A computed fold for a 72-nucleotide RNA from an uncultured Bacillales bacterium, annotated as transfer RNA. The coordinates come from a structure-prediction model, not an experiment, and the mean pLDDT is 82. It matches the Rfam family "tRNA". Gene Ontology term of the family: triplet codon-amino acid adaptor activity.
RNA sequence: GGUCUAUUAGUCAAGGGGUUAAGACACCACCCUCUCAAGGUGGGAACACGGGUUCAAAUCCCGUAUAGACUA
Repeated sequence: GGUCUAUUAGUCAAGGGGUUAAGACACCACCCUCUCAAGGUGGGAACACGGGUUCAAAUCCCGUAUAGACUA
């Protein structure tokens, strides 16, 4: 350099065109406890960026960025 794959809360991770973007850990508040931990209830927090297709895009297409694999 070429080909391919991936990118979603702080971390992991589901979703493969349409309803409020699911869940776990973490975080915050409250309950419980003499206190802490554990446990219970509730809450906040995410689609890498820019375009395109579509009535509608996290999802499909193109480009950019980053990471990885293979290859020269």